[in-house]
A computed fold for a 387-nucleotide RNA from Sorangium sp., annotated as Bacterial RNase P class A. Its Rfam family is "Bacterial RNase P class A". It is annotated as a ribozyme. The source organism's lineage runs through Bacteria, Pseudomonadati, Polyangia, Polyangiales and Sorangium. Of the family's consensus pairs, 99% are formed in the model. The sequence was found by an Rfam model in a public genome assembly.
RNA sequence: GCAGCCGCUCAGACGCUCGCUCGGCGUGGCUUGCCACGCCGAGAGGAAAGUCCGGGCUCCGCAGGGCAGGAUGCCGGGUAACGCCCGGUGAGGGAAACCUCGAGGAAAGUGCCACAGAAAACGAGAAACCGCCGACCGCGCCGCAAGGCUCCGUCGGUAAGGGUGAAACGGUGGGGUAAGAGCCCACCGCGCUACCGGUAACGGUUGCGGCACGGCAAACCCCAUCCGGAGCAAGGCCACGUAGAGGGGCGUUCGAGGGCUGCCCGCCCGAGCCCCUGGGUAGGCCGCACGAGGCGCGCGGUAACGCGCGUCCCAGAGGAAUGACCGUCGCGAGAAGCGAGGCGACUCGUCUCUCGAACAGAACCCGGCUUACGAGUGACUGCGACC
Numbered sequence: 001g002c003a004g005c006c007g008c009u010c011a012g013a014c015g016c017u018c019g020c021u022c023g024g025c026g027u028g029g030c031u032u033g034c035c036a037c038g039c040c041g042a043g044a045g046g047a048a049a050g051u052c053c054g055g056g057c058u059c060c061g062c063a064g065g066g067c068a069g070g071a072u073g074c075c076g077g078g079u080a081a082c083g084c085c086c087g088g089u090g091a092g093g094g095a096a097a098c099c100u101c102g103a104g105g106a107a108a109g110u111g112c113c114a115c116a117g118a119a120a121a122c123g124a125g126a127a128a129c130c131g132c133c134g135a136c137c138g139c140g141c142c143g144c145a146a147g148g149c150u151c152c153g154u155c156g157g158u159a160a161g162g163g164u165g166a167a168a169c170g171g172u173g174g175g176g177u178a179a180g181a182g183c184c185c186a187c188c189g190c191g192c193u194a195c196c197g198g199u200a201a202c203g204g205u206u207g208c209g210g211c212a213c214g215g216c217a218a219a220c221c222c223c224a225u226c227c228g229g230a231g232c233a234a235g236g237c238c239a240c241g242u243a244g245a246g247g248g249g250c251g252u253u254c255g256a257g258g259g260c261u262g263c264c265c266g267c268c269c270g271a272g273c274c275c276c277u278g279g280g281u282a283g284g285c286c287g288c289a290c291g292a293g294g295c296g297c298g299c300g301g302u303a304a305c306g307c308g309c310g311u312c313c314c315a316g317a318g319g320a321a322u323g324a325c326c327g328u329c330g331c332g333a334g335a336a337g338c339g340a341g342g343c344g345a346c347u348c349g350u351c352u353c354u355c356g357a358a359c360a361g362a363a364c365c366c367g368g369c370u371u372a373c374g375a376g377u378g379a380c381u382g383c384g385a386c387c
Base pairs, nucleotide, nucleotide: 001383002382003381004380006378007377008376009375010374012329013328014327015326017324018323020043021042022041023040024039025038026037027036028035029034045359049370050369052368053367054366055365056364057231058230059229060228064265065264066263067262069227070226071225072224073223074088075087076086077085078084089103090101091100092099093098104222105221109220110219111216112215113214129162130161131158132157133156134155135154136153138151140149141148142147170188171187172186173185174184175183189211190209191208192207194205195204196203197202235286236285237284238283245277246276247275248274249273250272257269258268259267260266293312294311295310296309297308298307299306300305331356332355333354334353335352337350338349339348340347341346
């Protein structure tokens, strides 16, 4: 200097003029509820997006039992909680820094593995496309003979080599064999045992055993753990107004209807409930922001985070407020000049001019995840140049 990878910070600032919304104080008007004016204070995000998880809060219910349904899935910790976060183990990817994980169970059962291929899982041993080896028959050739060589056919042995495939009944090397094969051996792998380390997941060492019976559960399923429903259009209060209308069905303890998640059982409440026609209303206020809150410091912890002390109040609209003009500075890019540093590649400063500035607006609130995106900066890994 370049590339990669992992974090952190910011999300322009100030000023003049004019203009918005909310809170507080004051003055005035006045129909006591609003309006006007003045002053003070505050006024969109790090994702406000997605609506994917978890909650707070509100209402219903709380009599339980069974069945269903959904979610999570290695170990330990954090948290109000989680499917989130931190740390670790194992596996996979990468040259590395680092990243990712669909991480319980395939010997409880069912199912799938197309095509290609000889063969894709009942079969402790099947199957044979090209091959390899042996025997026999036959033809031909060589040889005095014994016998040897090539080819065709049949029979037997074989699965080491080649092919097919995502995957072929362990891998590499050696011995052995007619040729081969865990047939035997060494190492690796696999299974079991013992010891050691670790809270654990798991790891290490040792010994024994030739040991084989694949994969897929983000296939159905089994196991463990967890889960009441609905949602701010939740839910309350006030005012106004009509039609206290018409018709029908069921029912009042022999129970209509409702509730307990979706279903069943069971239980509870219960005198009115349901359907159709028609009419009135859609207004105002609360909920609405003091919080599992922000910031600073200290302590504990590898960390996530927790504890203590101090300090601050940082939107609350209601079709939706923070905007417009101008100026200056800042940020990024480019160009010229000047100055400085360096061996060099290059770097820094200053001045002038030009250009640019991303993703994107709260609506009950909070903790996460995911997605979109501009600028600055730090650590680590690798490569290159120079000394």